Predicted 3D model of a 319-nucleotide part of an RNA (large-subunit ribosomal RNA, domain IV) from a bacterium.
Its Rfam family is "Bacterial large subunit ribosomal RNA".
Context: one part of a larger RNA
Parts: sequence; structure tokens; C1' cells
RNA sequence: CUCAGCUUAAGGAACUCGGCAAAACAGCGUCCGUAACUUCGGGAUAAGGACUCCCCACGCUUGCGUGGGGCGCAGCGAAUGAUGCCAGGCAACUGUUUAUCAAAAACACAGGUCCGUGCUAACUCGUAAGAGGAUGUAUACGGGCUGACCCCUGCCCAGUGCCAGAAGGUUAAGUGGAGCGGUGCAAGCCGCGAAAUGAAGCCCUGGUGAACGGCGGCCGUAACUAUAACGGUCCUAAGGUAGCGAAAUUCCUAGUCGGGUAAAUUCCGACCCGCACGAAUGGGGUAAUGAUCUGGUAACUGUCUCAAGCUGAGACUCG
Repeated sequence: CUCAGCUUAAGGAACUCGGCAAAACAGCGUCCGUAACUUCGGGAUAAGGACUCCCCACGCUUGCGUGGGGCGCAGCGAAUGAUGCCAGGCAACUGUUUAUCAAAAACACAGGUCCGUGCUAACUCGUAAGAGGAUGUAUACGGGCUGACCCCUGCCCAGUGCCAGAAGGUUAAGUGGAGCGGUGCAAGCCGCGAAAUGAAGCCCUGGUGAACGGCGGCCGUAACUAUAACGGUCCUAAGGUAGCGAAAUUCCUAGUCGGGUAAAUUCCGACCCGCACGAAUGGGGUAAUGAUCUGGUAACUGUCUCAAGCUGAGACUCG
């Protein structure tokens, strides 16, 4: 010096990306006592406090109560046996996952919704026979999206997709055969071939967004200024509604204001100028839950100021 394990004055997170690691909470039981919030179940062992041994007597509901007494530093006398609180993001939850660097906010999930499927079902596997679906039958089965619950889910069908449409246009083989050609003395044989007829598809006409998706610009205007409820104009299929917003989204940005700190690029609450939120690629809330992520706080500590000592195993010396 390395590894494993202990102890430490004063201070107590000053360490560090970050309390990582360690320490601490003294746990069990009994008795008190427990907030916001809440889906009224929870939150909750919330938090916070007190007690705990032995002997005698009495009482009873038989392991408790009351009274008296006793010992020790110490009575849950050893061991095992929660750190707590405040605020926020995300995901409702219990679950699942990258066997061997990721356990999560990812996947799943009940619930919601759309589409398909009438049974020899749709769909899947198979060349097929056949099998699954299902010894099921639309309260069923398959597929897509969303993801408890609560409040909600706006506008656009021009493009793309899908659905519907006994008309019309276009459209292949086939049917058809006017007519033309080759050959032959001819009969004939061979070939080309117009009109007409002729599906789906496409065109066309509509519908459809919890289908793929999309959801503007410029200029002016109020009796301080500023701003613009208001007006004009161009474009569009339609110009982003509710709600939320410097956000897991904000470039400028450490935005501005407030809170917290002596001091805050983080955090919380607001504002809205949203570079580039926005409504089932769901929007906004939300109790409970989480080896989740972020910020704060009490307690506690060798994380640190700043290092020291001890034990063991290596390293080192001899062999």
C1' cells in the first nucleotide's frame, strides 16, 4: 500500500454527480396518541409519547389490576426484530423484462373504443388431407389502438386508406365476323381482321378520424404609453377548442416574479413571448402503490475538515 473488520476528540454532509458507503432509528409487546388528503377501504405501526424485572398481600374476567417491599449501571437485562417527515415528476395498482453491464417512466394489466366474423365463422398452421379457433356461437372469437378511477375527448374527408354505389367513362382474354391477303384451274386450305359484345380494377358519386394524418400569414386600430376586445387582406380541406404550459417537451435560458438558502444552472408556486404541448400515437386531475426519478428536512454518522490507531489476510524478508 491492497482487501476484510473495528474504534475515534471537536465539528456534523463542509464530502460527492448524488448522503454512494457507513452510522443511526431500538425495533417485539402493552397502554396512550395519531395530520393533510381520500376512491371512505385507506393514509397508519402515520407522527409522537409512556411502560416493561423480582418478592408479598388482596381482587377478579387467570393474566391482568391495586397496594406494599427489594436489587442492579442496566429489567423486551442475551439473539432476531422499521429511520422518520415534507413537496414534486412518471406509471393507477399486484405483476413482467434485456439468462451474462439497463427492473424502469419500458411490457402487461382490468377498463374504454374501433374493425372483422352468422359457423364448413373470421383468423392461424399446412402443398394437401387435416388441425387449432371450439366439442365455442356475437354477453362468442380474431385483429388494431388506448390503458384503473374522475372530468373530458374540439375542427378538417382536400391527399392516402377503408366502406357503400344495378348509372356512365376506360379496360384483357374470350365471343364476333364486315372486310382484306397468300395459295390453288377449282373445291378448298392457310392467315390478317373493323364494328359489336365483354369482369374486377381504375376514373367517377358519396360516406368515414378512438382510420393514416393535418389543425396559417401579413397589416391597421382605444383620449399617456403599452396592448388590441375590433377591422382589412391573402391563403387553406380546416386553421389548435377545453385543459395544460420554461414542462421527461423552452433553443434564446441560469426567461421574469415569488418561496426555500448566508449564498440555489437543481427544486416548489406563478406568469405565458408554447424555437417545437394538446385531446384514446389520448388531454387534464387523482387517494393508494413503487428496490422508480427529483428537491428539501429531522436524526445520524470517518462521506468530509484530516487523519490516527487496532485485528486478520495479502504485499515485503528469510526459507